Context: one part of a larger RNA
């Protein structure tokens, strides 16, 4: 190259929005690049194939035949493309409705720690497995009262909901994204992916100057212990909070995006239509989101209309273990360091 893969063996990019590409819905008509057919002109020989001779056979030699590849001519018009009209079922837009922790801002509330004043009040409080490090007569824990400041938002809360994903929950307002579900009316393939490109992206870390209640790497003290650089207490900075950087996770459904098919069963959340005996229930029908299951599919283990089933378009990735996701160059980063990305060797 072929060919086989990609829940869990190696292997799906962390996620989207796109460029070039790639692929891409009915119908009509030219055209003929592809694309099939015909004839012809060209192609070293040999080898290889088939057949037939020739050396007694046979190796070995000879003849014919085969030729994939290219010109040029005529010819076909399915399919693929080009061009032009057309359609509406794909994809949009419209109206009218709907759920919703989607997202940014600004305001504001309470319950709790924690600390400060002040009052009551007195010997302990706190911690444990079980002590003790700590606090506490300078009056603590406890209780009452008023103050301060920062963070998170009990219950509701639901294998509930929104989001691309990472995430996202007190409440009120303002702005703003997406989805759905009913209608008919417009537009008329306007699609799908998507290398590179650009934005987003948990924590955690760095950089500014700010803030610090409450936890809390490190770090100190007690404790266990054989030792204890741990797990268990008591103390405590960084950090957690804004702004900007980093681009990385078990960024996981360890399952790329998108279309269509293919038994049921049973919950939930959310729209629509009909029916009835109407706070309901029945039924049909849509969009999500669970769980059970047959066919299929799998090494099994499981999946099973939310596929890991049939099928199709397009991107990413994969090829024994280790070395190594490292060297070396390179692009990015303030720095950590990401990213791309190997060989010797060696089993």
């Nucleotide at each position: 190259c072929u060919g086989g893969g990609u829940g869990u063996a190696a292997a799906g990019g962390g996620a989207g929005c796109g460029u070039a590409g790639g692929c891409g819905g009915g119908a009509a008509u030219a055209c003929a690049a592809g694309u099939u057919a015909a004839a012809u002109g060209u192609a070293u020989a040999a080898u290889g194939u088939a057949u037939c001779g020739g050396c007694u056979c046979a190796a070995c030699c000879g003849a014919u035949a085969u030729u994939c590849g290219u010109g040029u001519u005529u010819a076909a018009a399915a399919c693929u493309g080009u061009a032009u009209u057309u359609c509406u079922u794909g994809a949009g837009u419209u109206a009218a409705g709907u759920a919703g922790a989607g997202g940014c801002a600004a305001g504001u509330g309470g319950a709790a720690u924690u600390c400060c004043u002040a009052g009551u009040g007195u010997a302990g409080c706190g911690g444990u497995g079980g002590a003790a490090u700590g606090c506490g007569u300078a009056g603590a824990u406890a209780u009452u009262a008023g103050g301060a400041g920062g963070a998170a938002c009990a219950c509701c809360a639901g294998u509930g909901g929104c989001g691309a994903a990472g995430g996202c929950g007190g409440c009120u307002u303002g702005c703003u994204g997406g989805g759905c579900u009913u209608a008919u009316a417009c537009u008329g393939a306007c699609g799908c992916u998507g290398a590179g490109g650009c934005u987003c992206g948990a924590a955690a870390g760095c950089g500014u100057g700010g803030g610090g209640a409450g936890c809390a790497a490190a770090c100190a003290g007690g404790a266990u212990u054989a030792g204890a650089u741990a797990c268990c207490c008591u103390g405590g900075u960084a950090g957690u909070c804004a702004c900007g950087c980093c681009g990385u996770a078990a960024a996981c459904g360890a399952u790329g995006a998108u279309u269509a098919c293919u038994a049921g069963g049973u919950g939930u959340u959310u729209g629509g239509g009909a029916g009835u005996a109407a706070u309901a229930c029945u039924u049909c029908u849509g969009a999500g989101u669970g769980c059970c299951g047959c066919a299929g599919c799998u090494a099994a283990c499981g999946c099973a209309a939310u596929a890991a089933g049939u099928a199709a378009u397009c991107c990413a990735c994969c090829u024994g273990g280790g070395g190594a996701g490292u060297a070396c160059g390179g692009c990015c980063g303030c720095a950590a360091g990401g990213u791309u990305a190997a060989a010797a060797c060696u089993c």

This is a predicted structure of a 347-nucleotide part of an RNA (small-subunit ribosomal RNA, central domain) from a metagenome. The coordinates come from a structure-prediction model, not an experiment, and the mean pLDDT is 84. The RNAcentral record of the full RNA draws on SILVA.